[in-house]
Context: one part of a larger RNA
């Protein structure tokens, strides 16, 4: 020299576009961050002069809460990367076939009456359904055969028709699993492994599998570095450098892991589930002391810790997912808007003319020289700035729908008006003098400097390099 999610001195006009707790995976006050659906379904509830009928709901009942978003603790590992593989699942979407027939029994709600300080319950007796059960069928599936198991449900419309149900088959996107090959450091870690290596039998699973279990054999890994230990989320990447390589893994995209810490598993297509659920530990809150309630590593926002890291703001208008026939609601997902020179890049702070070569300051051989065309002065300009009008694109699909946003652009009026520092001048290294001090103050990356003429210490002048940024400090 380059960089950088920085910090710190110190100075600061403006616009675009990025970025923004790297430390305690520390401990949270409050407030949002997952609903929806009355075209399954009995019931209540508000409304209306009157019909037809409208609207709203706890519950039942369906689907979505494994997805979005955060976060790196653990993980040296089929975890990532890369290329094969066979013994698999797969709601919801696409193709295509073929079906839906007959019965039937509860439970919530809601009522009646009751325990509890409350969270939450108990008991009686009653109803619905696409909720559950039974029967019958079946181009499935088990079986060598005989034979054996196992489905459905309706809703809307005047009707056409639409929307859903069960079943086989392919697909499509998606998981799961296995194998090569490769991925820090350290031998001051050399010997590790009993479900441990391999067979049989049985058992489990969506599937292979010592995955599990009973026999049975003794194998299996390792100086090509097992086993122990310490460190680490992995890569596309990003950062140096002609390259070779070396550092590193913030933002963006992809896999994995975790959600107070340790275990369980239930529901489901799919999960051992961040804002489900069951047990234990701290914790922190509440209690009538018997119990109870919580889990910001979601957005915001507090405390704490640190050299350090933002708003307890807006919109669902766009993209985007959830439900729903829709209309529509939901969405702290995103899109904006605020804060900070954190970065990058752009533009400003005036232009042109002006010698009596002003005054002042510093320097001097006392002639002058420099600051300096620099100010003053004169004639213009208005990017920014103020202070009016006018106005968007992002809206797609006939119309209607913009948060951002009285914003970008455009345009009239004013007026040089509102805008420069910061570091460094002994040699590396571009930049000199003069005064004060006098191995004292004090300087410093090295090498050194200062002990009475100091270009190196502390002022002034004076230059030189960067510039809304400068210079240090940390890593490399």
């Nucleotide at each position: 020299a380059g960089a950088u999610g920085a910090a710190c001195a110190u100075u600061g006009g403006c616009a675009a576009c990025a970025u923004g707790c790297c430390u305690u995976a520390c401990a949270c006050a409050u407030g949002c961050a997952a609903g929806u659906c009355g075209g399954a379904c009995a019931g209540g509830a508000a409304g209306u002069g009157g019909u037809u009928u409208u609207u709203c709901c706890a519950a039942u009942g369906g689907u979505a809460g494994a997805c979005a978003g955060a976060u790196g603790a653990g993980u040296a590992a089929c975890a990532c990367a890369u290329a094969a593989g066979a013994a698999c699942c797969u709601a919801c979407c696409c193709u295509u076939g073929g079906g839906a027939g007959g019965g039937g029994a509860a439970c919530a709600a809601c009522a009646a009456c009751u325990g509890g300080a409350a969270a939450c319950g108990a008991c009686u007796a009653c109803u619905a359904a696409u909720a559950c059960c039974c029967c019958g069928u079946a181009g499935g599936u088990u079986g060598a055969g005989g034979a054996a198991c196992a489905a459905a449900u309706a809703g809307a419309g005047g009707a056409a028709u639409c929307c859903g149900c069960c079943u086989g088959a392919g697909g499509a996107g998606g998981g799961g699993c296995u194998u090569g090959c490769a991925u820090u450091u350290a031998a001051u870690u050399a010997g590790c492994u009993a479900g441990u290596u391999g067979g049989u039998g049985a058992g489990g699973c969506a599937a292979u599998a010592g995955c599990u279990u009973a026999c049975c054999a003794a194998g299996g890994c390792g100086a090509u570095g097992a086993u122990c230990a310490a460190u680490a989320g992995c890569u596309g990447g990003u950062c140096c450098a002609a390259g070779a390589g070396g550092a590193u893994g913030a933002u963006c995209a992809a896999c994995c892991a975790c959600a107070c810490u340790a275990g369980g598993a239930c529901u489901g297509a799919g999960a051992g589930a961040u804002g489900g659920u069951c047990c234990a530990c701290a914790c922190u809150c509440c209690u009538a002391c018997g119990c109870g309630a919580g889990g910001c590593a979601g957005u915001a926002g507090u405390g704490g810790a640190g050299a350090a890291u933002u708003u307890u703001c807006u919109a669902u208008a766009a993209u985007u997912g959830g439900u729903g026939a829709a209309a529509a609601c939901c969405u702290g997902a995103u899109g904006g808007a605020g804060c900070a020179a954190u970065g990058u890049c752009g533009u400003g702070u005036g232009a042109a003319g002006g010698u009596a070569g002003a005054a002042a300051g510093c320097u001097u051989a006392c002639g002058a020289g420099u600051c300096a065309u620099g100010a003053a002065c004169u004639u213009c300009u208005u990017u920014u700035c103020u202070u009016g009008g006018a106005g968007a694109a992002g809206a797609a699909g006939c119309a209607a729908u913009g948060a951002c946003a009285a914003u970008a652009u455009c345009u009239g009026g004013g007026g040089a008006a509102u805008a420069a520092g910061c570091a460094u001048c002994g040699a590396u290294u571009a930049a000199c003098u003069c005064u004060g001090u006098g191995c004292u103050a004090g300087c410093a990356g090295c090498u050194g400097c200062a002990g009475u003429a100091a270009g190196a210490c502390a002022a002034a002048g004076g230059a030189u390099g960067c510039a809304a940024g400068c210079g240090u400090u940390u890593a490399u």